[in-house]
The RNA shown here (FMN riboswitch aptamer (RFN element)) has 118 nucleotides and comes from Thermosyntropha lipolytica DSM 11003. Of the family's consensus pairs, 97% are formed in the model. Model confidence (mean pLDDT): 86 of 100.
RNA sequence: ACCUUUCUUCGGGGACGGGUGGAAUUCCCUACCGGCGGUAAAGCCCGCGAGCCUUUCAGGGCAUGACCUGGUGCAAUUCCAGGGCCGACAGUGAAAGUCUGGAUGGGAGAAGAAAGGA
Numbered sequence: 001a002c003c004u005u006u007c008u009u010c011g012g013g014g015a016c017g018g019g020u021g022g023a024a025u026u027c028c029c030u031a032c033c034g035g036c037g038g039u040a041a042a043g044c045c046c047g048c049g050a051g052c053c054u055u056u057c058a059g060g061g062c063a064u065g066a067c068c069u070g071g072u073g074c075a076a077u078u079c080c081a082g083g084g085c086c087g088a089c090a091g092u093g094a095a096a097g098u099c100u101g102g103a104u105g106g107g108a109g110a111a112g113a114a115a116g117g118a
Base pairs, nucleotide, nucleotide: 002117003116004115005114006113007112008111009110010109017029018028019027031098032097033087034086035048036047037046038045043085044084051062052061053060054059067083068082069081070080071079089101090100091099
């Protein structure tokens, strides 16, 4: 280094400004944000988590968005350049990725410690 068991900690970000209006952080202009594992470094490739229903609580079912071009390179829809796109559910005198709420929750996972094994 490896394996098993137990325990501990960590584990989601974002409307500045302006317009219309009786009323909008929800519409319009504009702005901002991007969980986890994999891989040439990823919101948009492949998976996972979060949502709803159900359960013998192990699990199961349903739902689950979005990318192209060029360059470099052995290798990149991940880097660089350019141009685009997407965003659960409930609530709210106006329609929500950003407000309020379930959530001081849950969780993919990450880090560490101890004991034992070989």